[in-house]
RNA sequence: AUGAAGGUCAUCUAGGGUUCCGCCAUUCGCGUAAUGGGCCUGGUCCGAGAGAUGGCGCAUGAAGUGCAUUCAUGACACGGAGGGAUAAAAGCCUGGGAGAG
Numbered sequence: 001a002u003g004a005a006g007g008u009c010a011u012c013u014a015g016g017g018u019u020c021c022g023c024c025a026u027u028c029g030c031g032u033a034a035u036g037g038g039c040c041u042g043g044u045c046c047g048a049g050a051g052a053u054g055g056c057g058c059a060u061g062a063a064g065u066g067c068a069u070u071c072a073u074g075a076c077a078c079g080g081a082g083g084g085a086u087a088a089a090a091g092c093c094u095g096g097g098a099g100a101g
Base pairs, nucleotide, nucleotide: 007056008055009054010053011052012051015046016045020043021042022040023037024036025035026034027033028031058074059073060072061071062070063069076096078099082094083093084092
């Protein structure tokens, strides 16, 4: 100085907030109500490149005359600030970025 499938999707977790539900407070006309509260454990919700599992792919190797197909392997990964989306926030997106090593 340079290259990569270092792919993609789903379910979940750490984490995250507050649209909706629940909960709490106040008010009244006492209800399927209004307003406020996330400095409310929660359900819904968002959710990891550097967390987990799985599907589909990709690369290499092996088996297979060949095609189909099957099996194996795929390491490592410190990291802001600022900005952005959504109701809002975040290990979300920017981003395996800047930078550090």
This is a predicted structure of a 101-nucleotide RNA (Guanidine-I riboswitch aptamer). Its mean pLDDT, the model's own confidence on a scale to 100, is 83.